c-di-GMP-I riboswitch aptamer from a Desulfobacteraceae bacterium, 75 nucleotides, folded computationally. The coordinates come from a structure-prediction model, not an experiment, and the mean pLDDT is 86. Of the family's consensus pairs, 94% are formed in the model. It was read from a public genome assembly, where an Rfam model found it.
RNA sequence: CUCAGAAAAAGCCAAAUUCGCCGCGAGGCGAAGACGGAAAGCCACGGGUCUCAAGCAGACAGCCGGGUUACCUGA
Numbered sequence: 001c002u003c004a005g006a007a008a009a010a011g012c013c014a015a016a017u018u019c020g021c022c023g024c025g026a027g028g029c030g031a032a033g034a035c036g037g038a039a040a041g042c043c044a045c046g047g048g049u050c051u052c053a054a055g056c057a058g059a060c061a062g063c064c065g066g067g068u069u070a071c072c073u074g075a
Base pairs, nucleotide, nucleotide: 002075003074004073005072012037013036017032018031019030020029021028022027035062041068042067043066045065046064047063048060049059050058051057052055
């Protein structure tokens, strides 16, 4: 550096739901919570789904693909 894996070890993230706040809304943020995750870190580039006040608008990265960064172990 590349590939593979999560068995070990250290860790990490956090579904549904509840409460509070923001938003027309999809949804987002914080706390509790833990279904799960080897990128469930980040990016809206392509597809897809969703929202609306319907536009050269917006949401979803834990829908699929792609890009990019990264701990441990093995080859």